This is a predicted structure of a 471-nucleotide part of an RNA (small-subunit ribosomal RNA, 5' domain) from an uncultured Rhodospirillaceae bacterium.

[in-house]
Context: one part of a larger RNA
């Protein structure tokens, strides 16, 4: 000198664009953050008979989006390759969609319980469930054979459903190389290393299991310990390189702590389930409920970080044929000089160089064209009016916003740090090794340009200084 998610002190007019719990992955009151479909189905309620509403069964979606960085030194990430795989919705092509069955929720009746919830009996539908037929494309095969699908709806020309092949997209897996410090960590390892058989997975594989062999890694640092999410990037630097990983984007990991699977194309699932634990709450003491590292917000911690706001208008996502519904994603608004950028706090003229202040060698000098005065302007500001574009036919939260026009009036708007040298900027008074200053050198013990004040000056400016971190 540069940089910052900064903080603190003094000060503070406006706008644009960004940013805003770095600490306790501490605990959380309250509200909202994931629903939707009646063009799958039965039932109930209302009805203007068009339709609307409700809880269920069923379908799709809740694996996306959003948050955080605890863990992880690892094929986690980055980069470049690979083969033994999966892929709902979407696209293309081929084939099919035949004929049957038994239940069950809702509902009704009777109960249990404080509640959460739940039991028995009975009735009923489906695109829910289960056989049969068909498939020869798929899988296994000893080549004989065996196994394996489907669903309808309506407005009658659409939309679904099943199987197969391919595509696209997304994902799982493997490998080469790179990826912090410590040797005051030198040996580590028994499913460990390899093989065979069985099992398992969508898939390769000690992934798992039985048996056999005794291997495998390591001074080119294994193992252990500590620290840490990684990258594109950011920042400094002429570069080499150092530091860093907020915001934005890609990947990973996690969701009170630990474990587990279920469903599903996809999870071992933040706002799903089960078990255990800690904590909190309700209880009629028998038993139950919960998980903000979603958006706001509260307490706590801290030097420190915002509103319990508006809207789905746009973009995007889920559902639906659609109308539409949902969306704290998102778009906006609010708060904060936290940062960057821009603008303003007036312009011209004005010498009796006014008054006052300060200094003085008492002559004067300086503050200083500064002020006053005169002549103007209106960026800002206040008021009034018009008023886009974001919106393709309709639809605007922002918001009567941006912008434009008119009226008023210098009106509403300057501070902070420093002045011994480094380092731009000096005098007087007070103090007297005291009070104090200080980044380093050092100032202060009676003439202090270094402390405190004043006048004057220098620097930057809606900021200026200090502290912290880093180059």
């Nucleotide at each position: 000198g540069g940089a910052c998610g900064a903080a603190c002190g003094c000060u503070g007019g406006c706008g644009g664009c960004a940013g805003g719990c770095c600490u306790a992955a501490g605990a959380c009151a309250u509200g909202c953050a994931a629903g939707u479909c009646g063009a799958a189905c039965g039932c109930c309620c209302c009805u203007u008979c068009g339709g609307g509403g409700g809880a269920g069964u069923g379908g799709c979606a809740g694996a996306c989006g959003g948050g955080u960085g605890a863990g992880u030194a690892a094929c986690g990430c980055g980069u470049g390759g690979g083969a033994a795989c999966g892929u709902a919705c979407c696209u293309u092509a081929g084939a099919g969609u035949g004929g049957g069955g038994g239940a069950u929720a809702a509902c009704g009746c009777c109960g249990g319980g404080a509640a959460a919830c739940u039991g028995g009996c009975g009735c009923u539908a489906a695109u829910a469930c289960c056989g049969c037929a068909u498939a020869c494309g798929c899988c296994c095969u000893u080549c004989g054979g065996g196994g394996g699908a489907a669903a309808g709806a309506u407005u009658u020309a659409u939309u679904g459903c099943u199987c197969u092949a391919a595509g696209a997209u997304c994902g799982g897996c493997c490998c080469g190389c790179g990826u912090u410090g410590g040797a005051u960590u030198a040996g580590a390892u028994a499913g460990u290393u390899g093989g065979u058989g069985g099992g398992g997975u969508a898939a390769c594989g000690g992934c798992u299991u039985a048996c056999c062999a005794a291997g495998u890694c390591u001074a080119c640092g294994a193992u252990c310990c500590a620290u840490a999410g990684c990258u594109g990037g950011u920042u400094u630097g002429a570069g080499a390189a150092g530091a860093u990983g907020a915001u934005c984007a890609g990947c990973c990991a996690c969701a009170c702590u630990g474990g587990g699977a279920c469903u599903g194309a996809g999870a071992c699932a933040c706002g799903g389930c089960c078990c255990a634990g800690a904590c909190u709450c309700c209880u009629a003491c028998g038993g139950g409920a919960g998980g903000c590292a979603g958006c706001a917000g509260u307490c706590g911690g801290g030097a420190a970080u915002a509103u319990u706001g508006g809207a789905c208008a746009a973009u995007g996502g889920g559902g639906g044929c659609a109308a539409c519904c949902c969306u704290g994603a998102u778009c906006c608004a609010g708060c904060c000089a936290u940062g960057c950028c821009g603008c303003g706090u007036g312009a011209g003229u004005g010498a009796u160089g006014a008054a006052g202040g300060c200094c003085u060698u008492c002559g004067g000098g300086u503050u200083g064209u500064a002020a006053a005065g005169c002549u103007c302007u209106u960026u800002u500001c206040u008021c009034u009016g018009u008023g886009a574009g974001g919106a393709u036919g309709a639809u605007g939260a922002c918001a009567g916003u941006a912008a434009c026009a008119g009226a008023g009036g210098a009106a509403u708007a300057a501070g902070c740090c420093c002045c011994g040298g480094c380092u731009a900027a000096c005098u007087u008074c007070g103090u007297g090794c005291c009070a104090g200053c200080a980044g380093c050198c050092g100032c202060g013990g009676u003439a202090a340009u270094a402390c405190g004040a004043a006048g004057g000056g220098g620097g930057c400016u809606a900021g200026c200084g200090u502290u912290g971190u880093u180059c």